The prediction has a mean pLDDT of 81. A computed fold for a 72-nucleotide RNA from a bacterium, annotated as transfer RNA. The RNAcentral record of the sequence draws on ENA. Its Rfam family is "tRNA". It is annotated as a transfer RNA.
C1' cells in the first nucleotide's frame, strides 16, 4: 500500500428493516438475617462518529475513527 472482519450497558453477548433495543454477571435500593453472604423483588445504565437510502435503520450504502486478520 491492497483486501476482509469487527465496534451495542461497567463486562460478556442478543436483537428477519417494524412495539418503549433484551439477557447474564457486576452496581444501587428494598425484603429476609443478630451482621454479612445466599435467596427474592425493584432500579439506573448501551447502539464508535458524520452523512445517505427508506414510511421506518443496531441492521442497508458511503466516508471518518479505532481494533484485528490476510496479502504484498
Nucleotide at each position: 500500500g491492497c483486501u476482509c472482519u469487527c465496534a451495542u450497558a461497567g463486562u460478556u453477548u442478543a436483537a428477519u428493516g417494524g412495539a418503549u433495543a433484551a439477557a447474564a454477571c457486576a452496581c444501587c435500593g428494598g425484603u429476609u438475617u443478630g451482621c454479612g453472604g445466599u435467596a427474592c423483588c425493584g432500579g439506573a445504565a448501551c447502539u464508535u462518529c458524520a452523512g445517505g437510502u427508506u414510511c421506518g435503520a443496531c441492521u442497508c450504502c458511503u466516508g471518518g475513527u479505532g481494533a484485528g486478520a490476510g496479502c504484498a